[in-house]
Molecule: RNase P RNA; transfer RNA
Organism: Syntrophomonadaceae bacterium
RNA sequence: UGAGUAAACCGGGCAGUCGCGAAGGCACAGGCUGCCUUCGAGGAAAGUCCGAGCUCCGCAGGGCAGGGUGCUGGGUAACGCCCAGUGGGGGCGACCCUAAGGAAAGUGCCACAGAAAUAAACCGCCUCUUCACCUGAAGAGGUAAGGGUGCAACGGUGCGGUAAGAGCGCACCAGCGGCCGGGCAACCGGCCGGCUAGGUAAACCCCACCCGGAGCAAGACUGAAUAGGAGGGAGAUGAAGUUGCCCGCUGAUCCUUCGGGUAUGAGUCGCUGGAGGUGCCAGGCAACUGGUGCCCUAGAUAGAUGACUGCCGUUCCCUUACGGGAAAUACAGAACUCGGCUUACAGGUUUGCUCAUGUA
RNA sequence: GCUCACGUAGCUCAGGAGGUUAGAGCGUAUCCUUGGUAAGGAUAAGGUCACCGGUUCGAAUCCGGUCGUGAGCU
Numbered sequence: 001u002g003a004g005u006a007a008a009c010c011g012g013g014c015a016g017u018c019g020c021g022a023a024g025g026c027a028c029a030g031g032c033u034g035c036c037u038u039c040g041a042g043g044a045a046a047g048u049c050c051g052a053g054c055u056c057c058g059c060a061g062g063g064c065a066g067g068g069u070g071c072u073g074g075g076u077a078a079c080g081c082c083c084a085g086u087g088g089g090g091g092c093g094a095c096c097c098u099a100a101g102g103a104a105a106g107u108g109c110c111a112c113a114g115a116a117a118u119a120a121a122c123c124g125c126c127u128c129u130u131c132a133c134c135u136g137a138a139g140a141g142g143u144a145a146g147g148g149u150g151c152a153a154c155g156g157u158g159c160g161g162u163a164a165g166a167g168c169g170c171a172c173c174a175g176c177g178g179c180c181g182g183g184c185a186a187c188c189g190g191c192c193g194g195c196u197a198g199g200u201a202a203a204c205c206c207c208a209c210c211c212g213g214a215g216c217a218a219g220a221c222u223g224a225a226u227a228g229g230a231g232g233g234a235g236a237u238g239a240a241g242u243u244g245c246c247c248g249c250u251g252a253u254c255c256u257u258c259g260g261g262u263a264u265g266a267g268u269c270g271c272u273g274g275a276g277g278u279g280c281c282a283g284g285c286a287a288c289u290g291g292u293g294c295c296c297u298a299g300a301u302a303g304a305u306g307a308c309u310g311c312c313g314u315u316c317c318c319u320u321a322c323g324g325g326a327a328a329u330a331c332a333g334a335a336c337u338c339g340g341c342u343u344a345c346a347g348g349u350u351u352g353c354u355c356a357u358g359u360a
Numbered sequence: 361g362c363u364c365a366c367g368u369a370g371c372u373c374a375g376g377a378g379g380u381u382a383g384a385g386c387g388u389a390u391c392c393u394u395g396g397u398a399a400g401g402a403u404a405a406g407g408u409c410a411c412c413g414g415u416u417c418g419a420a421u422c423c424g425g426u427c428g429u430g431a432g433c434u
Stems, first nucleotide, its partner, number of pairs: 001356010012312007020040008042331001046342002049340005054215004061247004066211005071085005086100001087098004101206002106204002108200003122147002124143008155173006174196001176193007219269004229258006240250003276295008313329003316325003361433007370386004379417001388404005410426005
């Protein structure tokens, strides 16, 4: 210098004018009026995919069903998240990816092709017998080494061995089982053994662990307010609730259609200060935890957080340059709140590390 | 805001517990029939199974994500 990799961060700035929402203060003409001050979107506010807080449901009890997670250890309020490791895969490397329990409990499936898909003799090779006679035919048997099919053919390569072959024997490798050693564990290393066991569990299933449901349109208060009314239907021989079914529990309403009423389209609370953020110290490889100091950071309800102008920044074009010009300036936007994940994102900054090349 | 369902030919739908080349009806085109049309008959075209990735030998189907559409909720 170029290429790459990992992590953290920013994601327009300043000034002026006019507006919007909330809180506080002041003023009066007392109205949700005017003026002043302060505050006012994000890293994802998004998708609503997980996990919780919070609230309610006749407490949440039992059985069956159902759903979820799935290497090991740790962190956490909890998690399908995070950290550290193990195994496998990719990359020269930094590093990255990994839904990764069990196929030796059982069942199912493996299309087409192929003789055969868990069961093996189609071709080929070899031996014997018979017939023909110098190489064929038929029959009986052996053989998974070779050919061919396929994603996959009952371990792979080599040497020996054999009638031909074969873990039949041996060496190395893969796999399985046992023992010993290391590690909390996943697992790793060594020795020995018999020679071998197809794939699929994001098929059923088995094993281990976890799961009551609904969601701020939860719910509470004011109020006649899920009002009150009419038609049809079900109901103590049990409505309705308890996610599905049964038991158990509570015990009287429920479903549907119509036409209406109501105070701004009823209002207030829930509603934002919290498992909050951050500096330092201590523990820990880390995630994270503890102590202590400091900070306050939206709360609307058809939904505020905006618009315009000027200068600057970034990108692009012309130009050797100075300079000039025009356009663009991402993704997106709170709605009870947190912890995560995933997805979208113009452009830019910083740091660690790796590889290649050059110079000293 | 919350909770669900769905996406297959121009339209309406099957197929979905994996298997070779995804079907049906209506519609469209051409031909036959008719003096001409309708009806009828024959043939054909028309599909990124919404999109992206994964599991598997193999995905419309199974799993994850994205996008779109629709429904319900004091």